[in-house]
Predicted 3D model of a 76-nucleotide RNA (transfer RNA) from Firmicutes bacterium ADurb.Bin506. The prediction has a mean pLDDT of 82. NCBI's taxonomy places the organism under Bacteria, Bacillati, Bacillota. It matches the Rfam family "tRNA". Rfam classes the family as a transfer RNA.

RNA sequence: GGCCCUGUAGCUCAGGGGAUAGAGCAGCGGUUUCCUAAACCGUUGGCCGCAGGUUCGAUUCCUGCCAGGGCCACCA
Numbered sequence: 001g002g003c004c005c006u007g008u009a010g011c012u013c014a015g016g017g018g019a020u021a022g023a024g025c026a027g028c029g030g031u032u033u034c035c036u037a038a039a040c041c042g043u044u045g046g047c048c049g050c051a052g053g054u055u056c057g058a059u060u061c062c063u064g065c066c067a068g069g070g071c072c073a074c075c076a
């Protein structure tokens, strides 16, 4: 340098045009217990990497950029 994959909650990940954007873990509160842990109940938390475009409508499709990863090339 070329090609491909990934970027969504504190973490790991679903969601692939119209729903109030979800789950597990974590956090917080509670029940239980002599206490802790476990279990159970409730609850907090993201505008979806950034900027454009398409569309009535974009987290989702397209383009560029940024970041992470992989494969190939480098020999001048």
Base pairs, nucleotide, nucleotide: 001072002071003070004069005068006067007066010025011024012023013022018056027043028042029041030040031039049065050064051063052062053061